RNA sequence: AUGUUAUCAAGAAAGGUGGAGAGAUUAGACUCGCUGAAACCUUAGCAACCCUUAAAUUUAUUAAGAAGGUGCUAAAUUCUACUUGAAAGCACGAUUCAUUUAUCGUGUAAUCGGAUAGAUAACUC
Numbered sequence: 001a002u003g004u005u006a007u008c009a010a011g012a013a014a015g016g017u018g019g020a021g022a023g024a025u026u027a028g029a030c031u032c033g034c035u036g037a038a039a040c041c042u043u044a045g046c047a048a049c050c051c052u053u054a055a056a057u058u059u060a061u062u063a064a065g066a067a068g069g070u071g072c073u074a075a076a077u078u079c080u081a082c083u084u085g086a087a088a089g090c091a092c093g094a095u096u097c098a099u100u101u102a103u104c105g106u107g108u109a110a111u112c113g114g115a116u117a118g119a120u121a122a123c124u125c
Base pairs, nucleotide, nucleotide: 003123004122005121006120007119008118013043014042015041016040017039021032022031023030026081027080028079029078044073045072046071049069050068051065052064053063054062055061077117082114083113085112086111089108090107091106092105093104094103095102
């Protein structure tokens, strides 16, 4: 660096070095930061992708575990952006009706879904 599959609202921090930025990228918002950012190191922890054990076995799977390989330890991947998708509600108009109302159309839109991008794992080229 290529592709495939799975997951991404749960969970889990102290110390040392360092010294001004950081939250992937673009824009906007918001947030963290000299009561010490990024980065590096040490220790600890979380989780259970690979893994280990047992059961079952054609496959799928279920339960327990954490020695080892990764990963992670502010905020949902911090939020928004894209959409011939769905849509509560709201506004306007038309028809109906004595009125309430009902139906239809247009616009907007909380929210939901999807897409794109990204992160991590396993496999692959």
SAM riboswitch aptamer (S box leader) from Psychroserpens sp. SPM9, 125 nucleotides, folded computationally. The prediction has a mean pLDDT of 80. The sequence was found by an Rfam model in a public genome assembly.